A computed fold for a 342-nucleotide RNA from uncultured Mediterraneibacter sp., annotated as Bacterial RNase P class A.
The coordinates come from a structure-prediction model, not an experiment, and the mean pLDDT is 77.
Rfam family: Bacterial RNase P class A. By type it is a ribozyme.
RNA sequence: GUAGGACAGGCAAUCGCGGCUGCAGACGCCGAAAGGCGGCAGACGAGGAAAGUCCGGGCUUCACAGGGCAGGAUGCCGGAUAACGUCCGGUGGAGGCGACUCCAAGGCCAGUGCAACAGAAAUAAACCGCCGGGAGAGAUCCCGGUAAGGGUGGAAAGGCAGUGUAAGAGACUACCGCCCUGCUGGUAACAGCAGGGGCACAUGUAAACCCCAUCCGAAGCAAGACCGGAUCGAAACAAUGUGGCUGCCCGUCACGUUUCAGGUAGGUCGCUUGAGCCUGGCGGCGACGCCAGGCCUAGACAGAUGAUUGUCCACGACAUAACCCGGCUUAUCGUCCUGCUU
Numbered sequence: 001g002u003a004g005g006a007c008a009g010g011c012a013a014u015c016g017c018g019g020c021u022g023c024a025g026a027c028g029c030c031g032a033a034a035g036g037c038g039g040c041a042g043a044c045g046a047g048g049a050a051a052g053u054c055c056g057g058g059c060u061u062c063a064c065a066g067g068g069c070a071g072g073a074u075g076c077c078g079g080a081u082a083a084c085g086u087c088c089g090g091u092g093g094a095g096g097c098g099a100c101u102c103c104a105a106g107g108c109c110a111g112u113g114c115a116a117c118a119g120a121a122a123u124a125a126a127c128c129g130c131c132g133g134g135a136g137a138g139a140u141c142c143c144g145g146u147a148a149g150g151g152u153g154g155a156a157a158g159g160c161a162g163u164g165u166a167a168g169a170g171a172c173u174a175c176c177g178c179c180c181u182g183c184u185g186g187u188a189a190c191a192g193c194a195g196g197g198g199c200a201c202a203u204g205u206a207a208a209c210c211c212c213a214u215c216c217g218a219a220g221c222a223a224g225a226c227c228g229g230a231u232c233g234a235a236a237c238a239a240u241g242u243g244g245c246u247g248c249c250c251g252u253c254a255c256g257u258u259u260c261a262g263g264u265a266g267g268u269c270g271c272u273u274g275a276g277c278c279u280g281g282c283g284g285c286g287a288c289g290c291c292a293g294g295c296c297u298a299g300a301c302a303g304a305u306g307a308u309u310g311u312c313c314a315c316g317a318c319a320u321a322a323c324c325c326g327g328c329u330u331a332u333c334g335u336c337c338u339g340c341u342u
Base pairs, nucleotide, nucleotide: 001340002339003338004337005336006335007334009312010311011310012309013308014307015306017045018044020042021041022040023039027038028037029036030035047318051329052328054327055326056325057324058323059220060219061218062217071216072215073214074213075212076090077089078088079087080086091105092103093102094101095100106211107210111209112208113205114204115203127150128149129146130145131144132143133142134141135140158176159175161173162172163171177199178197179196180195181194182193183192184191185190224269225268226267227266233260234259235258236257237256241255242254243253244252245251276295277294278293279292280291281290282289283288313316
């Protein structure tokens, strides 16, 4: 210098918070009920990004015969994977002495658009120059040829050397480039070799419209499932009944009962055992896969990781889960390890 990986202040004590397990299952409180809260003890309790919510999937509800339009995403080849816009290995291109790094890398002969300024001219060519012819006493002018030279530009009709010519020009020749064909190697992208074409198949741009190919139903855990008061609704039943003031009578006040549907308040589940983690072996260049053994590692719903003290040092960055995984991107004090290069 380059590539990859690990850790993310340590230890001890006290107080506190979160869910869990065990003991106790007696009592108290809330509630119509279901259920919840309160005791004691124990072990456990955020991250490499928990972040941005940018992709992909699981899961859930709704939709869906099949096809198309619109819209979106992706875009060299092969592989990995549940899937991907991710990853791995290659090809081609760009940068670096090198280790290595970077690339949205299909198609401008389907069509359309755009290309400032400069410049004679931007897809169309004669400004200067060069050459030939003519006019003129001459300066110079007119006609024609010419893209080799000058000038402008990111780009001026393949490059370069020669032949050739009035001067020139792929007009012709060699080499390089480009295109076409064939052969060889490779799963392929592609590479190498041989032959052919003088190249008017004449610029760039598709993170310009667009074309081609492939993929995509929608919404998200406030998804959704179960239980379910009160009120309202429907049906059946009861009929001078029931309850309070009040022990009785009178009086007066209040009121149906049961079942069902709906699913609000509320409660429970979804919720963390999972494409899981660790160790070892095997297969593969690798991403990854298979096998064996072991482990359980937050699950809240106003939302828990904090505070204090002591001690040590290198004096501690970015940042706090909310259904769960795989990625990408961004933030990050520092310390350590390994391969390789100069």